[in-house]
Molecule: small-subunit ribosomal RNA
Organism: metagenome
RNA sequence: AGGGUUUGAUCCUGGCUCAGAACGAACGGUGGCGGUGUGCCUAUUACAUGCAAGUCGAGCGAUAAUCGGUUUCGGCCGGUUAGAGCGGCGGACGGGUGAGUAAAGUGUAGAUAACCUGCCCUCAAGAGGGGGACAACAGCUCGAAAGGGCUGCUAAUACCGCGUACGAUUGGCAAGUCGCAUGAUUAGCCAAUGAAAGUGGGGGACCUUCGGGCCUCACACUUGAGGAGGGGUCUACAUCCUAUUAGCUAGUUGGUAGAGUAAAAGCCUACCAAGGCUCUGAUGGGUAGCCGGCCUGAGAGGGCGAUCGGCCACACGGGCACUAAGACACGGGCCCGACUCCUACGGGAGGCAGCAGUAAGGAAUAUUGGGCAAUGGGCGAAAGCCUGACCCAGCGACACCGCGUGAGUGAUGAAGGUUUUCGGAUUGUAAAGCUCUAACACGUGUUAAGAAGGGCAGAUAUGAUAAUACCAUAUAUGUUCAGACGAAAGCACGGGAUGAAGUCAUGGCUAACUCUGUGCCAGCAGCCGCGGUAAUACAGAGAUGGCGACCGUUGUUCGGAAUCACUGGGCUUAAAGGGCACGUAGGCGGCGUAGUAAGUCGGUUGUGAAAUCCCAUGGCUUACCCAUGGAAUAGCGUCCGAAACUACUGCGCUUGAGUACGGUAGGGGGGAGUGGAACUCCUGGUGGAGCGGUGAAAUGUGUUGAUAUCAGGAGGAACGCCGGAGGCGAAAGCGACUCUCUGGACCGUGACUGACGCUGAGGUGCGAAAGCCAGGGGAGCAAACGGGAUUAGAUACCCCGGUAGUCCUGGCCGUAAACGAUGAGUACUAAGUGGGGGGAUAACUCUCUCUGCUGAAGCAAAAGUAUUAAGUACUCCGCCUGGGGAGUAUGGUCGCAAGGCUGAAACUCAAAGGAAUUGACGGGGGCUCGCACAAGCGGUGGAGCAUGUGGUUUAAUUCGAAGCAACGCGAAGAACCUUACCUGGACUUGACAUGGCCGGAUUAGCCUGCCGAAAGGUAGGUGACAGUCUUCGGACUGGAACGGUCACAGGUGUUGCAUGGCUGUCGUCAGCUCGUGCCGUGAGGUGUUGGGUUAAGUCCCAUAACGAGCGAAACCUUUAUCCUUAGUUGCCAGCGGGUAAUGCCGGGGACUCUAGGGAGACUGCAUACGUUAAGUGUGAGGAAGGUGGAGACGACGUCAAGUCAUCAUGGCCCUUAUGUCCAGGGCUACACACGUGCUACAAUGGUCGGUACAAUAGGAAGCAAAGCCGAGAGGUGGAGCAAAUCCUCAAAGCCGGCCCCAGUUCGGAUUGAGGGCUGCAAUUCGCCCUCAUGAAGUUGGAAUCGCUAGUAAUCGUGGGUCAGCUACACCACGGUGAAUGUGUUCCCGAGCCUUGUACACACCGCCCGUCGAGCCACCGAAGCAGGGGUGGCCCGAAGUCACUGACCCAACCUUUUUCUUAACGGGAAAAGGAGGGAGGUGCCCAAGGAAACCUCUGUGACGGGGACUAAGUCGGAACAAGGU
Repeated sequence: AGGGUUUGAUCCUGGCUCAGAACGAACGGUGGCGGUGUGCCUAUUACAUGCAAGUCGAGCGAUAAUCGGUUUCGGCCGGUUAGAGCGGCGGACGGGUGAGUAAAGUGUAGAUAACCUGCCCUCAAGAGGGGGACAACAGCUCGAAAGGGCUGCUAAUACCGCGUACGAUUGGCAAGUCGCAUGAUUAGCCAAUGAAAGUGGGGGACCUUCGGGCCUCACACUUGAGGAGGGGUCUACAUCCUAUUAGCUAGUUGGUAGAGUAAAAGCCUACCAAGGCUCUGAUGGGUAGCCGGCCUGAGAGGGCGAUCGGCCACACGGGCACUAAGACACGGGCCCGACUCCUACGGGAGGCAGCAGUAAGGAAUAUUGGGCAAUGGGCGAAAGCCUGACCCAGCGACACCGCGUGAGUGAUGAAGGUUUUCGGAUUGUAAAGCUCUAACACGUGUUAAGAAGGGCAGAUAUGAUAAUACCAUAUAUGUUCAGACGAAAGCACGGGAUGAAGUCAUGGCUAACUCUGUGCCAGCAGCCGCGGUAAUACAGAGAUGGCGACCGUUGUUCGGAAUCACUGGGCUUAAAGGGCACGUAGGCGGCGUAGUAAGUCGGUUGUGAAAUCCCAUGGCUUACCCAUGGAAUAGCGUCCGAAACUACUGCGCUUGAGUACGGUAGGGGGGAGUGGAACUCCUGGUGGAGCGGUGAAAUGUGUUGAUAUCAGGAGGAACGCCGGAGGCGAAAGCGACUCUCUGGACCGUGACUGACGCUGAGGUGCGAAAGCCAGGGGAGCAAACGGGAUUAGAUACCCCGGUAGUCCUGGCCGUAAACGAUGAGUACUAAGUGGGGGGAUAACUCUCUCUGCUGAAGCAAAAGUAUUAAGUACUCCGCCUGGGGAGUAUGGUCGCAAGGCUGAAACUCAAAGGAAUUGACGGGGGCUCGCACAAGCGGUGGAGCAUGUGGUUUAAUUCGAAGCAACGCGAAGAACCUUACCUGGACUUGACAUGGCCGGAUUAGCCUGCCGAAAGGUAGGUGACAGUCUUCGGACUGGAACGGUCACAGGUGUUGCAUGGCUGUCGUCAGCUCGUGCCGUGAGGUGUUGGGUUAAGUCCCAUAACGAGCGAAACCUUUAUCCUUAGUUGCCAGCGGGUAAUGCCGGGGACUCUAGGGAGACUGCAUACGUUAAGUGUGAGGAAGGUGGAGACGACGUCAAGUCAUCAUGGCCCUUAUGUCCAGGGCUACACACGUGCUACAAUGGUCGGUACAAUAGGAAGCAAAGCCGAGAGGUGGAGCAAAUCCUCAAAGCCGGCCCCAGUUCGGAUUGAGGGCUGCAAUUCGCCCUCAUGAAGUUGGAAUCGCUAGUAAUCGUGGGUCAGCUACACCACGGUGAAUGUGUUCCCGAGCCUUGUACACACCGCCCGUCGAGCCACCGAAGCAGGGGUGGCCCGAAGUCACUGACCCAACCUUUUUCUUAACGGGAAAAGGAGGGAGGUGCCCAAGGAAACCUCUGUGACGGGGACUAAGUCGGAACAAGGU
């Protein structure tokens, strides 16, 4: 940092997708160790069990146990331990969770002159003197229980009066200072109000009721002031989506007076006023705890808000208060509700979102562990107690980090596996083997740190004190207490490589390839896409690549994505400029000057918690991790300063804008009037048969007189020529003429105003056509509709009619390809050339404005644009973000309706798209060719036969060829053979090849017999060779044939879509390319186009091209003329000879001919045309004239064209058969169809007779003459000939006769009979001859083929194959020998240029819609069900508050009576008061109830369209002028 994917290729736009990082994860496979972290994201669902908040006896009384003392034996006193109760402090911290909450929260910065604060610290002052109760306890009693009730006793640091009051509070008086509006603060005077508690240690005097008082110390207490830390409240700014939520609000906004609070405040109440919020998004809906931070990213951003830290909220759901410094309180209270549990049915109890744990839910998340040793918290004077906070351990590869699974050596490159071209290669130094090591794990032993402190003892010092006591603090000493983790860690030793590797991938992206299996199946797949018999893509194996105790998959986030673009995008044609204007808010705004300082800039300072990130250093063996220090930190605030720019204020200016005056052009707009042409209709005249319409027709119209024509009249609509990319208008739009009203523009003057400007969300107006409403009007035209045609159909195109409508008035609609597909405004930036309107000038010319064209730079993907920008900049508005679904649904809104505006999602695809390129194609265009058409000649298609094919049949009818370019084709020759097919019979290393091993004379071969159709089987006989030895009897050894066996042979079996080779075709068409250069971002272009010319890309000229290659041409063969050389087998003019005749002979080379070599033709010459060219026309000469005729020769390529059955060949298949041999049959079948031919239909003929003239070619298992036989086929015969020598003779033609237009003297099929030939063999199934028979057929429908000159037509001849032949085929040869065309409109094909294209498998293309089928999601819908909510109504628990309180009450006060006292005083009783309470009432209010409404969701018979789905139906809408 990019890559893949739209195309035949290209550039662009644009989406999809991949590579990266991360995670509180999950799933699959696998799994050795350790450290550090981390672990219910779901049901704020329900919870069994245990634990999570207590502590203080130095606040208090009683009690129990125990020890000691004492005793009048009742007990009492003291110590220790325990501890219910009263009392104090703490249960508001710590811990959990994220439901709610979009603000009453949070973050940042501020304010509090509007506040509170227990414990803690500092300071000031104080703590006097009394009183009355209640628990515990005891007794009685209710209840199942939980829990009470009554009576009685009692203490206090519990409670209550009184006294005192430095401060404090309140009120009053009178000053200072300061500030921020209210105010704050300080000193003073007066008045009122309001406190307290003790406990423990020690103690010399003094007092004592012996308890103590008193003094002192410590702790506790009271009243104040201050601090620290904590909290409350308020303000500003920031804080998600939605306008398919646009209006919300009655305590609402403010005021006054009160209530209330620690405290400001409608926080609450009464009254008064009518405000307050909102497009800078109120209100409503949805979602969500917020932040430090975490993840990602280059950053800006985006996403997230687990663990750690700060804040908030919540504690079964809801409401409420009490207590307290602090709560409306997770493990407190009351009430309502749901749920669970207990119950004696009367009542009760409970709240794990504390730690464990359970159930449920879920893809998914741990132990009912240890310890208070450390850190921290509560209480306590302390010891200490409590602490699921915390520290540890356990479980989980959940994450990160580290380590290990060994190291070295080791080539017979072992075995095995895989592969193979069979040689090898690879796995692979990998293993084995040898030599080492011991980090981890294991075993044994041993040793640290986490411990700081506290208690006790005495000592010293200091403080306090009357004090050397006590106490506090500090220091050192001694002693004591204490480690959960845990033998976990460290260290040492021991033994031995022993205990420890997987997972994913291997077509491209993306590192890594082969074999086998499978055969569009099974399967894979992130995207593109793989799989239909040779799959590097499926599955397995081997090999390889990546990572590694992990690997892969899934999910999610960011990235890549500049694909929402602030950084950093766009809008002519790709998605995207509003139809046009005016204008509100808003945004932006000319020149000069002075000031201010909001923005801005500089500096200062505060904050920005810690942790995190970054840097440095340090501690764990390293790392992760941790510690310390530093740096950094956007932002916000304070203060000081600057004044350029923006802003604001003041004063000016004229160039922007406007005004004035003078002119100009104009289909600009509204209204009124007028006009002519045309048209239709009406009336009349003339006239007399059609008119009209079309491709052609018909409908229509016309003898009731049309059309045509003349005259007159009526009506409506539109305004010809001028007229012009000319004018005007904002756009829509505007066209006869006149008058009138009116808007804008331009030019000139530079007189006036003095920035008055630009844009413009909402808003308002205008807005073609069609359409709607009402009323008119209606000539022409013309949806709908009717008719006629066309057509397979024709609800169309064409024709005849024709109604709405088109026109006018008034009112709606508000849309168009409303387009320059280009918003408005301003400024700047080369030229050239037109048009319209002004001005200046004597003129040349200059200038302003509008409107066109061509073009520079630039821009752009390109096309293009280019002073009328799509260039360079600025300002403002609108709009876009893949295609389809869809401008659809739904909601809202506008409309009379039609419909408009706004405007989704599910689902689905990997594209959709723009511009340009090369092709191909077009019922596009231009140019040009071709027997392409036309002009001709002759055929085919009809008949019979031949032959090939299809089809059918068959045991088999072997196979292939399939439009042209299969079909007399492979096959240049199927009776057997061929032969591949069928039936039957046989063989199995085989009919054929090579090799190994064994046998091998009982062998092969030969002969014979038997079975058999043969092949084959079987039996018998005969039967070698070489070497050595030899007793000559023979023995041994050997190899070939042969036999056996093993490898293998064999296959016309399959795949021509795995191939080679060969061939066809376009096409003998003129094309196809390359190098270098140039142009283009590129595909590509140029060259190769253009002007001429040619058969030709043939040549010339022009030319950013210059050259070259493959093709064309030429070279080659043949043919046409001549020369020369040569002269046999050919020839014979002259000479000679000879014959009945013949080059027959001698001879000759003249001629013909043969076959070698040459010549000749090149537009060379003339003339005309042409560009002075290429060349063309005509002519001369010439045998031949413009390539003379013919052939061979076939560019790049196309058709997956043909051939695996010529041959070769990969893969697959068969192997006693799909191989091989043999006999017979079949390939020759026959209702039929087609192709190619032959023969005909006759007189240009048939037949008979006579007669003339070729060329090619073949011949030895051959051609065969003469002669003879036969009517003939043929037989016999065998001269001659390996050939210019022999075989060897053409037919049409010509001459003559007959036939006389008939199914014939045409035609010859078919059939019968008899022969001949070939061949083992003519039945299936040959050819020929003779006689007889004598079919169809009288020139052939639609359609179609060949041919342009020695051609067509016609006539015969030869050859190959071959024993013979079905040859009328094929390949050649010559004989006779025309007609027509000199044109390119049309059909077909082709070439070049150009054009359009949605085609590229390339028009046999692409592609649209209905219908039918399957499947999916969505919408509507009578309804049904559920959630949420609003405003009223009813009822109203607990509780606060208010009122009341006839009932109740120890503390305080008063009075009366009485007792006591000398009196004061005290006691008792009663009454009253103060104060309080139970109870009652009222306001508020949770839950609940009844009805209505709003909103969201689910479901819903049926209805609707939509998406998708190899081969369904109907048409043929679009793409070419797509055939309208």